Transfer RNA from Candidatus Tremblayella phenacoccinincola, 72 nucleotides, folded computationally.
Its Rfam family is "tRNA". Rfam classes the family as a transfer RNA. Rfam links the family to the GO term triplet codon-amino acid adaptor activity. From the family's description: Transfer RNA (tRNA) molecules are approximately 80 nucleotides in length.
The coordinates come from a structure-prediction model, not an experiment, and the mean pLDDT is 81.
The source organism's lineage runs through Bacteria, Pseudomonadati, Pseudomonadota, Betaproteobacteria and Candidatus Tremblayella.
RNA sequence: GCGAAUAUAGUAUAAAGGUUAUUAUUCUAGCCUUCCAAGUUAGAGAUAUGGGUUCAAUUCCCAUUAUUCGCU
Numbered sequence: 001g002c003g004a005a006u007a008u009a010g011u012a013u014a015a016a017g018g019u020u021a022u023u024a025u026u027c028u029a030g031c032c033u034u035c036c037a038a039g040u041u042a043g044a045g046a047u048a049u050g051g052g053u054u055c056a057a058u059u060c061c062c063a064u065u066a067u068u069c070g071c072u
Base pairs, nucleotide, nucleotide: 001071002070003069004068005067006066007065010025011024012023018055026044027043028042029041030040031039048064049063050062051061052060
């Protein structure tokens, strides 16, 4: 230099273009317990950036950025 893949809560992960983006863990509060742990209930927390297509984009298209892999 060329090509390919990936990017979603603190971490990991799901999501055929269509209700308020899923689940686990984490964090906060309550319950339980003599206390802790465990258990249980509720809550908080996310679509890399910029454009395009569409009534509607995490999803499709383009570019950029970052990471990984391959070729030279």